[in-house]
Context: one part of a larger RNA
RNA sequence: GGUGCACGGUGGAUGCCUAGGCGUCGAGAGGCGAUGAAGGACGUGGUAGGCUGCGAUAAGCCCCGGGGAGCCGUCAAACAGGUUUUGAUCCGGGGAUUUCCGAAUGGGGCAACCCGUCGUCACUGCGCAAGCAGUUGGCGUCAUCCCCGGGUGAAUGCAUAGCCCGGGCGAGGCCAACGCGGGGAACUGAAACAUCUCAGUACCCGCAGGAAAGGAAAUCAACCGAGACUCCGUCAGUAGCGGCGAGCGAAAGCGGAAUAGCCCAAACCGACCUUCGGGUCGGGGUUGCGGGAGCCGAGAGGAGUUACAAAGGCACGGCCAGCGGAAGUGUCUGGAAAGGCACACCACAGCGGGUGACAGUCCCGUACGCGACGGUCGGCGCCCUCCGUUACCAUCGGCUUUCCAGAGUAGCACCAUGCUCGUGGAACGUGGUGUGAAGCCGGGGGGCCCACCCUCCAAGGCUAAGUACUCCUCGACGACCGAUAGUGGACAAGUAAGGUGACUGAAAGGUGAAAAGAACCCCUACUAGGGGAGUGAAAAGUACCUGAAACCGUGUACCU
Repeated sequence: GGUGCACGGUGGAUGCCUAGGCGUCGAGAGGCGAUGAAGGACGUGGUAGGCUGCGAUAAGCCCCGGGGAGCCGUCAAACAGGUUUUGAUCCGGGGAUUUCCGAAUGGGGCAACCCGUCGUCACUGCGCAAGCAGUUGGCGUCAUCCCCGGGUGAAUGCAUAGCCCGGGCGAGGCCAACGCGGGGAACUGAAACAUCUCAGUACCCGCAGGAAAGGAAAUCAACCGAGACUCCGUCAGUAGCGGCGAGCGAAAGCGGAAUAGCCCAAACCGACCUUCGGGUCGGGGUUGCGGGAGCCGAGAGGAGUUACAAAGGCACGGCCAGCGGAAGUGUCUGGAAAGGCACACCACAGCGGGUGACAGUCCCGUACGCGACGGUCGGCGCCCUCCGUUACCAUCGGCUUUCCAGAGUAGCACCAUGCUCGUGGAACGUGGUGUGAAGCCGGGGGGCCCACCCUCCAAGGCUAAGUACUCCUCGACGACCGAUAGUGGACAAGUAAGGUGACUGAAAGGUGAAAAGAACCCCUACUAGGGGAGUGAAAAGUACCUGAAACCGUGUACCU
């Protein structure tokens, strides 16, 4: 030095555990903010560092309700003190207070700071008083834009701009995803690369809602027909598009989810005004088996709060604290009984958790039943509301000479763009520039174009449901994880630390049933550590459950 064995040290794997995560489903909520939000700074406790709570009324103040014996949050014990059956602490609801910053909004500013205006109050001085002045402080006020009403009023005649006054719980900012719109990449793929692709994706901006968008055919279809929109399945990787490369990629139809349709403009009538052009208001009216206006005839009940007119109340129900809630003893082992044995009992309750090992009957619960002063949501129904019942009137039928039916629109040309469609034979939709109709004997579409045929009625508007999402609340569940896993985060976690900054971003869980956390003695640097004693079922001794390996020792045997 090596090997074997034994015993240790170190180390923190493994096993077991779970306070935390992850996912799914159901229900709710889907907003907060100038009445000052989200988020912070600084304070606030008898002693007070972090977290939590709160705001100079500062771990709190008031009221109502629940509850019923202790309580003064937590890490985290102690000391000192206090409070409570005159009902505290705690839980639910409502209210008060709520420094400073922050949209931040009187002005400024290097956020949490500095400096003002005006009014008013306190204080001081002067004055007989009204009042004036002053220092500091309290309270209030003063940003910008928009909308409404009124006044005034330029260049410039009428006007308009501007300015002034009054009114506005008008806006502004924040917020996870989902939505619509305006802009809009590149890496990449094409085995290079330019059209193309990635992709209208990422990202930026605007705006909104609990959903948004879309929506009642100038739609499809195919000579049969359908009948708003949205979403799902299929059609179908089809028809197509495509340096016909890479790739991209429908629709009708069919099957489902859910269903809902309406209102204007105009013709015509009336009222008022009129610059005589018309305007405002009311009635009327809303369509394409053509409709309405106009003329003729019939005719009594309908509808409603999301659109179609619109407001509220009540019954009733849910949620936001809670309440009741069955039934077991003995004995044995053991540190401990819930285990074994014995004999019982309850069950609309034998889900689950806890208790010194495994508990239906010990505790919390569970099934089931009950509950609100107040707040909030829903609300089939009732009250209620509207139209009509008279005949220019809800509704229906008939007649056709006349009148009406969305114009710088449709169409066309050029240029783009969206569709499966990359310019193609390229329709259709949308936009830019230019040009520019018809008027129901009208107009659009049916994939160049023409005819026949079919179909629909643009150039105004609204519209629930089915669909998408989950920052958040509640409940249930899991062939989900179990501390290198599961969230980055079970612990002081977006912390420590790093970075000028944008930003990046950890590690770290477990004594025991209970601290019973080792009185006392000994060694000692009176420290660490250790030896006794004691606690405990066990030292499991706070470097604490178990305690693998690497690694380091001690003893012993053998080899060299």